[in-house]
A computed fold for a 557-nucleotide part of an RNA from a metagenome, annotated as small-subunit ribosomal RNA, 5' domain. Its Rfam family is "Bacterial small subunit ribosomal RNA".

Context: one part of a larger RNA
């Protein structure tokens, strides 16, 4: 001299961008962090209107028996209405955290997979016949404090199970090409095997009819079965990738091979034989997530791994596998354990290394805040819903950055303060005065951009169709949606008003004097001051640096 996720002194006016739990991968109260789909599918609660009995009050009438407008409360039947819950289907493997473990194909970087999967999307071939039985929801009955169940009855479906068909797949066989081995790719052939659901609009003859419809046409979008693609994955390999030899021998599924298992798939993955091999800075010990980057340097290099990007790992400790295209799955399931809470003691719950916040610990790190406007993600035909992702606003001078705390004139060089050879010199143009100016704060009025979607409302084209329905696609007016925020911004008003401090002054080092003190009380990064004249201690004038900061102090170069 830089630099910092930084801490502590002193001190502190304002905005913008950024950053902020490095320590106990320690325990958490409480909210909210993944739901959506009624264009799968059954049933339908509250509420609103109608209509019938009852039934309460009651204004009028009245023959005094009683009628009754008009209010309300119940209860049936219907219309509407769509809530909660369930059945299914998609997301729940994304996104969000954190770095405990891990020196390892875990990461980088270059390569293979002829050893491979691949849900939604993208083109592109083909189908979509025709059927059956249940479980929930419910409704009876009932165990239990609870959690949560048992029986019985009923019932939809894109849930489930045959069966029919096979362009394809798949197995088996025969052929060509082509390739570094194992082999791949292509053609042909008989047999076996191997699917599937259906929703949702328009329409005018005709046929059926419970008069709703429904067959027949069509549009969309689903499922089914291959090919192809993009993106993701999954395995392998070359090469890199701390420190210790006070760690030299490690290894028995080791280390190869035969056969089988298993996987999506290679493979001691795994099992049975059979041989005996493997490997050597290996084995073991310490430390750590890797990397784009960052920091420092002229570089070469040294250090480092927050923020943001990419990969791994992990989700209270081990353990384990379902379900599924992906999971051994943070806010899924099951076992075992510690710990925490409920208990009717007979059993039951739970997992903030999401976001907030709280307790500990600690030098030390923030709102229990708004909004789903926007950007994306899940789902939905779509409107939409939901999203602590993200947007936004707070908090902290924790970091860069940019404005200001006034300008210009002003010498009787005022008064004061230190100072001194008592003559002065300084402080110092500095104030005062004098003329201005209005940044930022303040008060006042205007007042955004981000908004492009999407839908509604009217047109207009093309495409599809029989069709001037519907539908999609462009296109052209209109209206409609903003957390931040009445914020940024601009104007105006007023008034220098309300905004300066920490550090050092012996040499290195820019800047000296004056008083106290006396080897004391203290300074110190190093040399090293202080014992009676201390430019080295305290204080005070000066003066010198940086400035909303300035210094210590740790850490790296």
């Nucleotide at each position: 001299g830089a630099a910092c996720g930084a801490a502590c002194g002193c001190u502190g006016g304002c905005a913008g961008c950024g950053u902020g739990g490095a320590u106990u991968a320690g325990g958490c109260a409480u909210g909210c962090a993944a739901g959506u789909c009624g264009a799968a599918c059954g049933g339908g609660a509250a509420g609103c209107g109608g209509u019938a009995a009852a039934u309460u009050c009651a204004a009028u009438c009245u023959u005094c028996g009683g009628a009754a407008a008009g209010a309300g409360u119940u209860u049936g039947c219907u219309g509407u209405g769509g809530a909660u819950a369930g059945u299914g289907g998609c997301g729940a493997a994304a996104g969000g955290g954190u770095g405990a473990g891990u020196a390892a194909c875990g990461c980088g970087u270059g390569g293979g997979u002829a050893a491979c999967c691949u849900g939604c999307c993208c083109c592109u071939g083909a189908g979509u016949u025709g059927g059956g039985g249940a479980c929930a929801a419910c409704a009876g009955c009932u165990g239990g404090a609870a959690a949560c169940g048992g029986c019985u009855g009923c019932u939809a479906a894109u849930a489930c199970c045959g069966a029919a068909u096979a362009u394809g797949g798949u197995a088996c066989u025969u052929u060509g090409u082509c390739g570094c081995a194992u082999g791949a790719c292509g053609g042909g052939g008989a047999u076996a095997u191997u699917a599937a659901a259906g929703g949702u609009g328009g329409g005018g003859a005709u046929u059926c009819u419970u008069c709703g419809g429904a067959a027949c046409c069509u549009g969309c979008u689903g499922c089914u079965u291959g090919g192809g693609g993009a993106g993701g994955g999954g395995c392998c390999c070359g090469c890199g990738u701390c420190c210790c030899a006070u760690c030299a021998g490690u290894u028995a599924g080791u280390u190869g091979g035969u056969a089988g298992g298993g996987u999506a798939a290679c493979g001691g993955c795994c099992u049975a034989c059979c041989a005996a091999g493997a490997c050597u800075u290996a084995c073991g010990g310490g430390u750590a997530g890797c990397c784009g980057g960052c920091c420092u340097g002229a570089g070469a290099g040294g250090g480092u791994g927050a923020u943001c990007g990419g990969c791994c790992a992990c989700a209270c400790u081990g353990g384990g596998a379902c379900u599924g295209a992906g999971a051994c799955a943070c806010u899924g399931c099951c076992c075992a354990g510690a710990c925490u809470c409920c208990u009717a003691c007979g059993g039951g719950a739970g997992g903030c290394u999401g976001c907030a916040g709280u307790c500990g610990a600690g030098g030390a790190u923030c709102a229990u805040u708004c909004g789903c406007a926007a950007u994306g993600c899940g789902c939905g035909a779509a409107a939409g819903c939901g999203u602590g992702a993200c947007g936004a606003u707070g908090c902290g001078a924790c970091g860069c950055u940019g404005c200001g705390u006034g300008g210009a004139g002003g010498a009787u060089g005022a008064a004061g303060g230190c100072u001194c050879u008592a003559g002065g010199g300084u402080u110092g143009u500095a104030a005062a005065c004098u003329c201005c100016u209005g940044u930022c704060a303040u008060g006042a009025g205007g007042g955004a951009a981000a908004a492009g979607c999407c839908g509604c409302a009217c047109g207009a084209a093309u495409a599809u169709u029989a069709a001037u329905a519907c539908u999609a696609u462009u296109u052209g007016u209109g209206c409609c949606c903003g957390a931040u925020g009445g914020u940024a911004c601009c104007u105006c008003a007023a008034a220098a008003g309300g905004a300066a401090g920490c550090g050092a002054c012996g040499g290195c080092u820019a800047a000296c004097u004056c008083u106290g003190u006396g080897c004391c009380a203290g300074c110190a990064g190093c040399c090293g001051c202080g014992g009676u004249a201390a430019u080295a201690c305290a204080g005070a004038g000066g003066u010198c640096g940086c400035u909303a900061g300035c210094g210590u102090u740790g850490u790296u170069c």